[in-house]
Context: one part of a larger RNA
Molecule: small-subunit ribosomal RNA, 3' major domain
Organism: uncultured bacterium
Parts: sequence; structure tokens; C1' cells
RNA sequence: UGACGGGGGCCCGCACAAGCGGUGGAGCAUGUGGUUUAAUUCGAAGCAACGCGCAGAACCUUACCAACCCUUGACAUCCUGUGACAACUCGAGAGAUCGAGCGUUCCUUCGGGACACAGUGACAGGUGCUGCAUGGCUGUCGUCAGCUCGUGUCGUGAGAUGUUCGGUUAAGUCCGGCAACGAGCGCAACCCACAUCUUUAGUUGCCAGCAGUUCGGCUGGGCACUCUAAAGAAACUGCCCGUGAUAAGCGGGAGGAAGGUGUGGAUGACGUCAAGUCCUCAUGGCCCUUACGGGUUGGGCUACACACGUGCUACAAUGGCAAGUACAGUGGGUUAAUCCCCAAAACUUGUCUCAGUUCGGAUUGGGGUCUGCAACUCGACCCCAUGAAGUCGGAAUCGCUAGUAAUCGCAGAACAGCAUGCUGCGGUGAAUACGUUCCCGGGCCUUGCACA
Repeated sequence: UGACGGGGGCCCGCACAAGCGGUGGAGCAUGUGGUUUAAUUCGAAGCAACGCGCAGAACCUUACCAACCCUUGACAUCCUGUGACAACUCGAGAGAUCGAGCGUUCCUUCGGGACACAGUGACAGGUGCUGCAUGGCUGUCGUCAGCUCGUGUCGUGAGAUGUUCGGUUAAGUCCGGCAACGAGCGCAACCCACAUCUUUAGUUGCCAGCAGUUCGGCUGGGCACUCUAAAGAAACUGCCCGUGAUAAGCGGGAGGAAGGUGUGGAUGACGUCAAGUCCUCAUGGCCCUUACGGGUUGGGCUACACACGUGCUACAAUGGCAAGUACAGUGGGUUAAUCCCCAAAACUUGUCUCAGUUCGGAUUGGGGUCUGCAACUCGACCCCAUGAAGUCGGAAUCGCUAGUAAUCGCAGAACAGCAUGCUGCGGUGAAUACGUUCCCGGGCCUUGCACA
């Protein structure tokens, strides 16, 4: 100087408390461990691995296994020789491929080139190892308020000071003081979206008033309104009162669409974890080279005494079922504010009447639809039948402070097909916060120290 303390002081955070809803019990989905297997490819491992890499494993993907094949190779550059190659037909084969038949160049500066085959070796190739040799990228502490430097001063020196102190702040934010004075990376602001208004513009958008109307902004007409999308305005503790040290600020108020960081996002300092990734990519070293490379068919990644994580659906009457009926916003479809896709909860009426039920839907049998060469291993969906566990879940544990939680549906990416996952979108819409004693994490000062 740090690190550490079941030392002290001050402060903060859904950290506790106050509340609301879950997980842990059930069934299923999904990931992981374990076990099994010819193979169940590999990685990720407390927080920060486990609906993670995978925005989608039937073949492909695919890296794994079995079998069958190839060896200058599926791909690149160079050298030599030959002139075609491909396509099509037939045969063998699970196919890769092999054999037979048919077929037979193009450009040219005539040197050669394009392409194909054969040969020779230089080489190709490796999702093989090492993330503890690395780059790049990423997670995490943490959007925490810190991390440093120059000059000066102090100290023999390591170092200290500044950065401590009194206030204050979300903040090393600002004010005051001070052997310090300044500065840099962070904080904040500058960026994007939302919330208000104005101007410009008015089709595909809109319809206040006027007219017509097939009653549909449909037509004439209009651009006021909604909206769209560009430019501006607006918020700065600016104003008032109190408080404070006359400061920074804090409390209250006015006006205002919005008030003290308006809300949300993007933005992640010096560094920590030899954190993660050699299987995105790049790359040192090592290793393989008729194989650890390449091709194909089939299988596997989907196994199943079990254990864990993350979810979905329930256990019902604040509900189930049936009928009627209303209202979105993202976004997508080649183009389209024009056309299409465009909701459920909610509301109204009826029924069920507390049951393992008209709850719940697992499982199983049968029949079909779709995608696709192909749904056996191993797809999704529909119909009929079947109707399991489950009556609110032990110890324990998670999320959330407002348009949030909870609840309801919709869209999209990738995708032939396949979502309860993911990323977005809107509808309905709460409760609670006395407070900081305690648990967890963090910041500053101080103290002890047998640690570095």
C1' cells in the first nucleotide's frame, strides 16, 4: 500500500420489511446430470452452466456409430501429356460409384487460354489437441462511482498528498475549506423512442360544416380534426415561499402536456475471475496424411430404474360449456396508409351446482389431413372413442415499485414441415413500501492484523 475481520461509523440497491403472483407436490414440454448404448457428437458448470451455443437433429444439418467406397483428393495454386467434357439411354448396386452405348468442342494475337481426363510431386484437407501460447468477440462485479496522471510539497524509502474533511447529490454531482494547483478515463450532457404544441404537406389517410347517396367517406367538396413525417418550440430549480452558511442544495407551491435525471433505450472507466469461446472466424505450437482427410446408405444426437433446472397445463363457480356480440398494436405478404392476414380476455343470455364433476386433460385404440424422395426408429394437426395423476403443494426458494406485477391474446425471425422456446406488440389492469434492527451484495472513512 492492499486484502481480510462472526471490528466501528456513514450511505445505497426489490437487499430485507410491506404487498401481489409464482417455483418446490401432479401430468406434460424442454435442457442437464447419471445410466445405457455400436454411437447416444462436442462445448457450457455457484452467482455469471442447465428452453445455454441450437432463429427450429426425419434425410440434409452432423461434427458421432456401423457398413461400403476414394487417395494430388469435395476445394486452391504450379508443372507435363492428351482432347474433349457434360447431357441422355441401358445394366449392376442400399447408394456413393462402376460398366456399356450414344455423343463429341469453344476462344485465339497461333505463343496460348477456358474446360475435362491421366501422371508427377510441391501440396490440399482436419468441427484433431492446447482458450493455461494468442487475436477478435462475450459474460461478470456493475451503469457500481470509481480509476489515474502532470507539476509541486512531505517522507531515507515503499509511498503519501491531491481523491481526506463539513455539507450535498443518483453520481469523485456540486459548494465550502485545506500544500496543494490543474488535467485525463469514467458520471452527467450531446444520440434514439415516447408524452404536449406549432409550422409545412393532404394521398392511399381523415370527415366538423354543406350537398347528393345504393347509407359504404360511397360521391362532390374540404384539410378543421385523427393520422402520417420532416422541421421547430418546450423543462432550465427558470419563478415564489421556507430552510441552509449569504453556498451547493433540500421541502412546499404556482404555472405547465410534462418538474426537479420526465419515462424507457443505446451507451459499460482502470481492472477482476489464467471466467467463456481454437466447434463462427483468424492464428502460434503439436499431431494425422491410402487417414484423425473425402464420399455414400442406414442408424444415433429423440435411449430411460432415477436426480436437478427452466417452463406449459391444471387442480375449478372470480369457473367450465354453448350461443350472440365489440374494441388493438407491432409486423408480414416482391409493389400497396389503397388489397389480404388482422385477436382473446371483456360484455349479454342460457346451462352446469361443489362432484374427481359438463373440473382436468395425460395415456392408449381407430380413422384421416398436410409438408416432404421419404413421417418405422422420429413430424405437426383434425375427428371418434378412452379419460390417468391432480382437491393449491414440506423444508426451502424466485420475480416484481406503475401502465409495473398479474392476466389475455396477436405478430415475427429461422423454417419444406415442426414451439409450451425466443424476440417484439398491444388489450384489461392492481396491492404495498412504517422503516433500515436483521439477511445478501456494493461504495466511502476509520481501526486491528501472526496474510501478500